[in-house]
FMN riboswitch aptamer (RFN element) from uncultured Leptotrichia sp., 119 nucleotides, folded computationally. Rfam family: FMN riboswitch aptamer (RFN element). Rfam's curators write: The RFN element is a highly conserved domain that is found frequently in the 5'-untranslated regions of prokaryotic mRNAs that encode for flavin mononucleotide (FMN) biosynthesis and transport proteins. A reference for the family is Vitreschak et al. (2002), "Regulation of riboflavin biosynthesis and transport genes in bacteria by transcriptional and translational attenuation", Nucleic Acids Res. Its mean pLDDT, the model's own confidence on a scale to 100, is 78. The sequence is in RNAcentral, with records from MGnify.
RNA sequence: CUUCAGGGCAAGGUGAAAUUCCUGACCGGUGGUUAAAGUCCACGAGCAAAGCUAAAUAUAUUUUAGUUGCAUGAAACGGUGCAAUUCCGUUACCGACAGUACAGUCUGGAUGAAAGAAG
Numbered sequence: 001c002u003u004c005a006g007g008g009c010a011a012g013g014u015g016a017a018a019u020u021c022c023u024g025a026c027c028g029g030u031g032g033u034u035a036a037a038g039u040c041c042a043c044g045a046g047c048a049a050a051g052c053u054a055a056a057u058a059u060a061u062u063u064u065a066g067u068u069g070c071a072u073g074a075a076a077c078g079g080u081g082c083a084a085u086u087c088c089g090u091u092a093c094c095g096a097c098a099g100u101a102c103a104g105u106c107u108g109g110a111u112g113a114a115a116g117a118a119g
Stems, first nucleotide, its partner, number of pairs: 001119004011023003025105002027095002029043004038093002046070003051067006075091005097108003
C1' cells in the first nucleotide's frame, strides 16, 4: 500500500398499535491462555465536560490524534486428561447509543469506523 474483517425472535398470546411486553425461539467480533472460551486475561465500534500530552493553525483559540471517563456486561457443578472456568454432560447468565408500545435479534448513524487477518 491492497484485499478482507458480526451473527440472530420460528411458532404462539394480549392489544388499536409490540420481531420491543408475555410463553417460547435464536445468535456469539479480534488476540492470548499447557487443550478449541460470549462468561478467564486483554482489545475493538459509539458518546463526552474538564484536565494532561503531541501535531497543525488565522494566535482568538480552534481542529485532529493520544490519554482519561462512561457505554462495559455475564458461570457454576460434574466428567476425561500431564494439562481445559476453553473439550464432553447438566443447569444458568450477559449483550452500547438513537427511533418506535419498553428491542442482544427490527430500523438508523453505518456503502462508515475498527480490534485484527491475509498478501